Predicted 3D model of a 99-nucleotide RNA (Glycine riboswitch aptamer). Rfam family: Glycine riboswitch aptamer. From the family's description: This family represents the bacterial glycine riboswitch. It was read from a public genome assembly, where an Rfam model found it. Of the family's consensus pairs, 89% are formed in the model.
[in-house]
RNA sequence: AGGACUCUCUGGAGAACACAUUGAGUUGUGUGCCGAAGGUGCAAGGCAGCGGCUAAUUUAGCCUAACCGAAUCUCUCAGGCAAACGGACAGAGAUAUGC
Numbered sequence: 001a002g003g004a005c006u007c008u009c010u011g012g013a014g015a016a017c018a019c020a021u022u023g024a025g026u027u028g029u030g031u032g033c034c035g036a037a038g039g040u041g042c043a044a045g046g047c048a049g050c051g052g053c054u055a056a057u058u059u060a061g062c063c064u065a066a067c068c069g070a071a072u073c074u075c076u077c078a079g080g081c082a083a084a085c086g087g088a089c090a091g092a093g094a095u096a097u098g099c
Base pairs, nucleotide, nucleotide: 006094007093008092009091010090011089016031017030018029019028020027032081033080034079038077039075041073045068046067051063052062053061054060055059
């Protein structure tokens, strides 16, 4: 001087009703809903040279399967739908680590 994907503090959204049941938003069933733990999917592009085309002559160009490939997008598997907890992300601090 740099600095986390780790730790601490602060902020931090969305979405629920019905019936039964319980001391209780306790539990169960049904239907519905939310996206911001985690997870799924992919665009440009990249890589490659399976395959094709053209020129040409074994090289060049083009197309292209597979593969790689971001998000607060997408799916809703997981999770969630009073509060609390959790919470992507943001700010501050500390530390690991490296020089």